[in-house]
RNA sequence: CGGGACGUAGCUCAGCCUGGUAGAGCGCUGCCUUUGGGAGGCAGAAGCCGUCGGUUCGAAUCCGACCGUCCCGA
Numbered sequence: 001c002g003g004g005a006c007g008u009a010g011c012u013c014a015g016c017c018u019g020g021u022a023g024a025g026c027g028c029u030g031c032c033u034u035u036g037g038g039a040g041g042c043a044g045a046a047g048c049c050g051u052c053g054g055u056u057c058g059a060a061u062c063c064g065a066c067c068g069u070c071c072c073g074a
Stems, first nucleotide, its partner, number of pairs: 001073007010026004020057001028044005050066005
């Protein structure tokens, strides 16, 4: 320098292809249960989706540029 993959909750990931209310597991908080803890049960908080633009009635999703991580090539 060229090509490719990935970026969504504290962590690991789904959702994107086919645009229409953002989800799961683990973790965290409160309550019940227990002598206490663990396990179990119930309830809850937590992300407007890497950044900036574009298209659209509507964008996590489509398009462009950029940033970051990794891989391949030179």
Molecule: transfer RNA
Organism: Gaiellaceae bacterium